[in-house]
Context: one part of a larger RNA
């Protein structure tokens, strides 16, 4: 390549949006590009394969035809595909509800630390396996009472909720995305995916400015120790917060890419709807988790939220080190990232 394959054995891009391209619902005319038939014209040696010949066989040689195609032309419409009309079940729109820590700015609050002021007050305080270093007679700790500051937001809290993913929690307020439920009223295939592109993307780091209470890489002491460049104790600067660029990475994990139909139930919960009908219960449609059949798995397990049982699309894997490295490129202030090998070896 072909085959096979991607939850954990190599392998789903960290996530979206979306040009090309690939793939497309249902009925009706229609064309005939693709497809099937035919009929003719025409075509390359050699190899091949049929049939004939020639060296005493036969390898080997030769002739003929075929194989390979190529072109007109007629015929067929069932299936892709072209055009034209329709339709409504897929997609979307309008209506009516609705849940929610969904995103952005703003304002506000309480408790906690920790500083700074006073008041009471006296020897300890703090910290440990124990200890010390620290901090305290220049009044700590400890208690009040008032200031200040940053930063998180107990209880509610949940096995729950949003969200495309990273994420996302105190209250209120403007702005603003989605998502479900019903109703069926409107469009009339608009639809899936999706190489390249763009965007979004935790923490950690980085440039500028700010802020800076707690916590705390480095660092510094004190411990432990055989020694500790650590675990442990006192300190502690970056950082962590905020504006504004920048990086683009993860065990970005459900280690499971994305649509769409198909396949037993059972019992939880979030949100919506109907019904009987206000005591619940039964039925529905979304999510969200646990059990469990057929099914599938190398087992473990998964099992309508598939890892079943198909179909379209895309991404990736191909023994193990060497290595996600070197070289080039391409982004980037740097860090570094993205793409990505061979020599050797086993």
């Nucleotide at each position: 390549u072909u085959g096979g394959g991607c939850g954990u054995a190599a392998a789903g891009c960290g996530c979206g949006c979306g040009c090309a391209g690939g793939c497309g619902g249902c009925c009706g005319c229609u064309c005939a590009a693709g497809c099937g038939g035919g009929a003719c014209c025409u075509c390359u040696a050699a190899c091949c394969c049929c049939g004939g010949g020639g060296c005493u066989c036969a390898a080997c040689c030769c002739c003929g035809g075929g194989c390979c195609g190529g072109g007109u032309c007629c015929c067929g419409a069932a299936c892709u595909g072209g055009g034209c009309g329709g339709c409504u079940c897929g997609a979307g729109u309008g209506c009516g509800g609705u849940a929610g820590g969904g995103g952005a700015g703003a304002g506000c609050g309480g408790a906690a630390u920790u500083c700074c002021a006073a008041g009471u007050g006296u020897a300890g305080c703090g910290g440990u396996g124990a200890a010390a270093u620290g901090c305290g007679c220049a009044g700590a700790u400890a208690u009040u009472u008032g200031g200040a500051a940053g930063a998180a937001c107990a209880c509610c809290g949940a096995u729950g909720g949003c969200g495309a993913a990273g994420g996302c929690a105190g209250c209120u307020c403007u702005c603003u995305g989605g998502g479900c439920c019903g109703u069926c009223a409107c469009u009339g295939a608009c639809g899936c995916u999706g190489a390249g592109g763009c965007g979004c993307g935790a923490a950690a780091g980085c440039c500028g400015g700010g802020g800076g209470a707690g916590c705390g890489a480095a660092c510094a002491g004190g411990a432990u120790u055989a020694g500790a460049u650590a675990c442990c104790c006192u300190g502690g600067u970056a950082g962590u917060c905020c504006c504004g660029g920048c990086c683009g990475u993860a065990a970005a994990c459900g280690a499971u890419g994305g649509g769409c139909g198909c396949u037993a139930g059972g019992u939880g919960u979030g949100g919506g709807g109907a019904a009987a009908c206000a005591u619940u219960u039964u039925c529905u449609c979304c999510g969200u988790g646990c059990c469990g059949c057929a099914g599938c798995c190398a087992a473990c397990g998964c099992a309508u939220u598939a890892a079943g049982c198909g179909c379209c699309c895309c991404g990736c894997c191909u023994g193990g080190g060497g290595a996600g490295u070197a070289c080039g490129g391409c982004g980037g202030c740097a860090a570094c990232g993205c793409u990505a090998a061979a020599a050797c070896u086993c």
Molecule: small-subunit ribosomal RNA, central domain
Organism: uncultured bacterium